Overview:
This is a predicted structure of a 72-nucleotide RNA (transfer RNA) from Candidatus Beckwithbacteria bacterium GW2011_GWC1_49_16. Rfam family: tRNA. The RNAcentral record of the sequence draws on ENA.
RNA sequence: GGCCCCAUCGUCUAACGGUUAGGACGCAAGGUUCUCAACCUUGUAAUCCGGGUUCGAUUCCCGGUGGGGUCA
Numbered sequence: 001g002g003c004c005c006c007a008u009c010g011u012c013u014a015a016c017g018g019u020u021a022g023g024a025c026g027c028a029a030g031g032u033u034c035u036c037a038a039c040c041u042u043g044u045a046a047u048c049c050g051g052g053u054u055c056g057a058u059u060c061c062c063g064g065u066g067g068g069g070u071c072a
Base pairs, nucleotide, nucleotide: 001071002070003069004068005067006066007065010025011024012023013022018055026044027043028042029041030040031039048064049063050062051061052060
């Protein structure tokens, strides 16, 4: 340098173009306990950036950035 893949809460991971963007872990508060742990309830927080298509984009298209793989 060519080609291919990936990018979503703090972390891991879902989401036929119409979702309140879901789940697990974490964290916070409350309950339970003499206390801690465990358990239960509630809360917390996210679509890499810029354009385009569309009534509507996390999703499709183009470009960029970052990461990975492969060939040389």